Model confidence (mean pLDDT): 78 of 100. Predicted 3D model of a 147-nucleotide RNA (FMN riboswitch aptamer (RFN element)) from an Actinomycetota bacterium. Rfam family: FMN riboswitch aptamer (RFN element). From the family's description: The RFN element is a highly conserved domain that is found frequently in the 5'-untranslated regions of prokaryotic mRNAs that encode for flavin mononucleotide (FMN) biosynthesis and transport proteins. NCBI's taxonomy places the organism under Bacteria, Bacillati, Actinomycetota.
RNA sequence: CAACGCGCUCCGGGGUCAGUGAAAAUCUGUACCGGCGGUAAAAGUCCGCGAACCUUGAGAGCCAUCCACUCCGGAUGUCUUCUCACAGGCCGAGCUGGUGGAAUUCCAGGACCGACGGUUAAAGUCCGGAUGGUAGGUAGCGCGUCA
Numbered sequence: 001c002a003a004c005g006c007g008c009u010c011c012g013g014g015g016u017c018a019g020u021g022a023a024a025a026u027c028u029g030u031a032c033c034g035g036c037g038g039u040a041a042a043a044g045u046c047c048g049c050g051a052a053c054c055u056u057g058a059g060a061g062c063c064a065u066c067c068a069c070u071c072c073g074g075a076u077g078u079c080u081u082c083u084c085a086c087a088g089g090c091c092g093a094g095c096u097g098g099u100g101g102a103a104u105u106c107c108a109g110g111a112c113c114g115a116c117g118g119u120u121a122a123a124g125u126c127c128g129g130a131u132g133g134u135a136g137g138u139a140g141c142g143c144g145u146c147a
Stems, first nucleotide, its partner, number of pairs: 003145007010137001017029003031125002033114002035049004044112002053089003056085005063077005095109004116128003
């Protein structure tokens, strides 16, 4: 130095201007944004993954009942809360033309999509859960093994 193993760290962008209105960064017009792996060639729309939410299972906690009681405790059940699971569910949207050996990925045109809660009025862009979590990586750091 390399390989392998373990741990830690890192890890998402975006509301401009105007209109209506009592009120809108939420409506209307306009504007802006696009995580990760894959792919015959670069993808928000192909195939998958991730966050939120629901269910299930396991665990923890609270409470209730019962058992035991010198002390430690044990069983069952409900509820809600929390944790864990490569357990399940849910989970949006792309066409036409061109180039090419190859592109729903590039180029041109003209489209479309975007969790939940909150809000003086309906949110991809504001606020919040979140100083959280996570896919993932020839990434970074540390430790160990082997040579």